A computed fold for a 72-nucleotide RNA from an uncultured Muribaculaceae bacterium, annotated as transfer RNA. Its Rfam family is "tRNA". The family's RNA type in Rfam is transfer RNA. From the family's description: Transfer RNA (tRNA) molecules are approximately 80 nucleotides in length. The coordinates come from a structure-prediction model, not an experiment, and the mean pLDDT is 83.

[in-house]
RNA sequence: CGCGAGAUGGAGCAGUGGUAGCUCGUUGGGCUCAUAACCCAAAGGUCGCAGGUUCGAGUCCUGCUCUCGCCA
Numbered sequence: 001c002g003c004g005a006g007a008u009g010g011a012g013c014a015g016u017g018g019u020a021g022c023u024c025g026u027u028g029g030g031c032u033c034a035u036a037a038c039c040c041a042a043a044g045g046u047c048g049c050a051g052g053u054u055c056g057a058g059u060c061c062u063g064c065u066c067u068c069g070c071c072a
Base pairs, nucleotide, nucleotide: 002070003069004068005067006066007065010024011023012022013021018055026042027041028040029039030038048064049063050062051061052060
C1' cells in the first nucleotide's frame, strides 16, 4: 500500500431511517447495631471528526482520524 471489522454515558455492549437503551459502576434514599447483599430513585451521551441524502440519520453515502484483524 490492499482487504475486512470496529469507534455509542466511567466500564462492557445493544440499537436494520421515526423519543438513544441494557448490565455493571457512581450518587442519594430505604433496610441493618453496622457493612455487604437486597429494594427505590437520580445524575451522567451533542453516538470518533467533517460534509452529503432525507420531512427526519446512531443507522444510508463520501472523505478523514484512531484501534483491531487478514494477505504479502
The sequence was found in a public genome assembly.